[in-house]
Molecule: transfer RNA
Organism: Candidatus Uhrbacteria bacterium RIFCSPLOWO2_02_FULL_48_12
């Protein structure tokens, strides 16, 4: 240089245009002499930017990061 993938919570992963979840994990509670385990409850995220739409995580485009491939 060229072409192609991925990026959502602290971590590992979903959601194929209409209110963004699971799981571990963190914190608060109950329980229990303690502690783990259990049981309830809370917080916490769409790499950035622009476009299309009534409405974007989704589609369109460009950039940023990572990987693969081809030179």
């Nucleotide at each position: 240089g060229c072409g192609a993938g991925u990026g959502u919570a602290g971590u590992a992963c979903a959601a194929u245009g209409g209110u963004a979840g699971u799981a571990c994990a963190u914190c608060u509670g109950c329980u229990u002499c303690c502690c783990a385990a259990g049981c309830a409850g809370a917080a916490a995220a769409c790499g950035g930017g622009a476009g299309u739409u009534c409405a974007a995580u989704u589609c369109u485009c460009c950039u940023c990061a990572c990987u693969c491939g081809c030179u």